Purine riboswitch aptamer from Anaerosalibacter massiliensis, 102 nucleotides, folded computationally. Of the family's consensus pairs, 100% are formed in the model. The source organism's lineage runs through Bacteria, Bacillota, Tissierellales, Sporanaerobacteraceae and Anaerosalibacter. Its Rfam family is "Purine riboswitch aptamer". On this family, see Reining et al., Nature 2013: "Three-state mechanism couples ligand and temperature sensing in riboswitches". Its Rfam clan is "Purine riboswitches".
RNA sequence: AUAAAAACAGAAUAUUGCUCUCAUAUAAUCCUGAUAAUAUGGUUCAGGAGUUUCUACAGGAUAACCUAAAAUUAUCCUACUAUGGGUGAGGAUAAACAGAUA
Numbered sequence: 001a002u003a004a005a006a007a008c009a010g011a012a013u014a015u016u017g018c019u020c021u022c023a024u025a026u027a028a029u030c031c032u033g034a035u036a037a038u039a040u041g042g043u044u045c046a047g048g049a050g051u052u053u054c055u056a057c058a059g060g061a062u063a064a065c066c067u068a069a070a071a072u073u074a075u076c077c078u079a080c081u082a083u084g085g086g087u088g089a090g091g092a093u094a095a096a097c098a099g100a101u102a
Base pairs, nucleotide, nucleotide: 002102003101008099010097013094014093015092016091018088020086021085022084023083024082025081026056029049030048031047032046033045034044041066042065050057058078059077060076061075062074063073064072
């Protein structure tokens, strides 16, 4: 000084994954049918609604209520999933540039 991608070795940046967190959805809720028990009880199953929405729709505790019947009620606590934002370390892939190399 030239070259530009094979090996060695670094890297702005881009995409993507992960942790934590916030927001929205949904109230881990409601309705219907069947099914089981009975104050030491209050179960189990199916379907539907609910979401610019896939999935899920359980568990625990406390109290009330029901005088023996077929019906439960209220409150609190614990997630997952979808989408978007923020944060942290730095995983994966590619790579401007550039060392080294020739």